[in-house]
């Protein structure tokens, strides 16, 4: 100096004048409340600060914050998925481990080292499925080209043709994938067949929190891929969402239909009605009472509702009033059982109307800068110091001047002004998009000392 990769930054700056929104003091006038002081609303003028991102986009995650009275336990479902850390947590984010991919080095050749990138990376010996075509064969089968021996036949020979009997998986072929790579020896040819180096496997020791990673003995040793396939295993997890949600003011039809459990026992309290019991001036009064009546709390039972579906449990409402017909038992009064019905009534389903107006929520935050400890680092502690939009149909614009970027020109100077794209409850992420420019790391190249 180049090209490649990761990373970070900016994407006009400053000053004036006029316009916009909001706040925040002061003057001012109206309303309405109030004894006053004062509140609260709106309009007016001054004056002082502030006003759209790095992605504000995506609505993919996760949360603060609301609200469903409480919310256990199990299934079902959703989600993540190598080890360690970091966070308010997340699928994020550092870091370090495997494995695959590129360049580069090394080796006879493979193995392997270095950098960079990517990574949905637990499990396939728990079952089930699936691997289309092509190929001879794709999960335990397999001989289609070929290779070598026999045997016939021609032929001095090398060798060529038959035949289909035996050996062969080394070579070729299909393929995404075909009974480990690779060299070397051996063989009729072959083959871990046998050796050396890789791979695999068992077993030992070291290193490392771990994941893993070294190094050794021993073993010719090999039944494949796929889990963003069902599924298997850990682990985790209420729903809804600022159009959440509060208040205030105002209006309707406190509306219609339809379905709905409707049992029982126990304590206790009362005495208005019944019952005993006493008085009685014959109106009634007093005690008493759980047998009958009222009330109340409790227990079981039947309904119902409740933080997503379903079961169990919890935890709340609700079971009211007052009748029909039949058997049975009694002399009768009535008790006792079935059944039928129940204008009320927790709850539930359907149609119908009333209202969309003000104000809150609304921005001091897991909040942003600077310095130092602490760690490879993500980040965490201390300490300083700053306050940066709150809009409500939707505010930020125009103009001028100084410098700065781009582009033409030798210079004077002319022109321009382009990316992506606008807060809406806030915040940590990720994803996507971006004209142009600047800075950091790494790795190759070239050139120079």
């Nucleotide at each position: 100096c180049a090209a490649g990769c990761a990373g970070g930054c900016c994407g006009g700056a400053c000053g004036g004048u006029c316009g916009c929104u909001g706040c925040u003091g002061c003057u001012c006038c109206a309303u309405g409340c109030g004894c006053a002081a004062g509140c609260a609303u709106g309009a007016a003028g001054c004056a002082g600060g502030a006003g759209a991102g790095g992605a504000a986009a995506g609505u993919c995650c996760g949360a603060a914050c609301u609200c469903c009275g409480c919310a256990g336990g199990g299934c079902a479902g959703u989600g993540u998925g190598c080890c360690g850390g970091a966070u308010a947590a997340c699928g994020u984010c550092c870091g370090g481990g495997g494995u695959c991919g590129c360049a580069g080095c090394g080796u006879c050749a493979a193995g392997g080292c270095u950098g960079c990138g990517a990574u949905a990376c637990g499990g396939c010996c728990a079952g089930u499925g699936c691997c289309a075509c092509a190929g001879a064969a794709a999960a335990a089968g397999u001989a289609c080209c070929g290779c070598c021996c026999a045997c016939c036949g021609c032929g001095c020979a090398a060798g060529c043709g038959g035949c289909a009997g035996g050996g062969u998986a080394a070579g070729g072929g299909u393929g995404a994938a075909a009974a480990g790579g690779u060299g070397c020896g051996g063989u009729a040819a072959g083959a871990g067949c046998g050796c050396a180096c890789c791979g695999c496997g068992u077993c030992u020791g070291c290193c490392g929190u771990a994941a893993g990673g070294c190094a050794g003995u021993c073993g010719g040793c090999a039944g494949g891929g796929u889990a963003a396939a069902c599924c298997c295993c850990a682990c985790a997890c209420g729903g809804a969402g600022c159009a959440a949600g509060g208040c205030c003011a105002a209006a309707u039809a406190g509306g219609g239909a339809g379905g709905g459990a409707u049992u029982u026992c126990g304590c206790g309290c009362a005495a208005a009605c019944g019952c005993u019991c006493g008085u009685u001036u014959c109106g009634a009064c007093g005690a008493g009472u759980a047998c009958g009546u009222g009330u109340g709390c409790g227990g079981a039972g039947c309904g119902u509702g409740c933080c997503g579906g379903c079961c169990c449990g919890g935890c709340g409402c609700g079971c009211a009033c007052g009748g029909c017909a039949c058997u049975u038992c009694g002399c009768a009064a009535g008790a006792a059982g079935u059944g039928c019905g129940a204008c009320a009534g927790a709850c539930c389903u359907c149609c119908g109307g009333g209202u969309a107006g003000g104000c809150c929520g609304c921005u001091g935050g897991a909040g942003c800068g600077g310095c130092g400890c602490a760690g490879c680092a993500a980040u965490g502690c201390g300490u300083c110091g700053c306050c940066u939009a709150g809009a409500g149909g939707a505010a930020u614009g125009a103009c001028c001047g100084u410098c700065g970027c781009c582009g033409c020109g030798c210079a004077a100077g002319c022109g321009g002004a382009g990316a992506c794209a606008g807060a809406a409850u806030u915040c940590g992420g990720c994803u996507u998009a971006c004209a142009g420019g600047c800075c950091u790391g790494c790795u190759u190249g070239c050139u120079g000392a």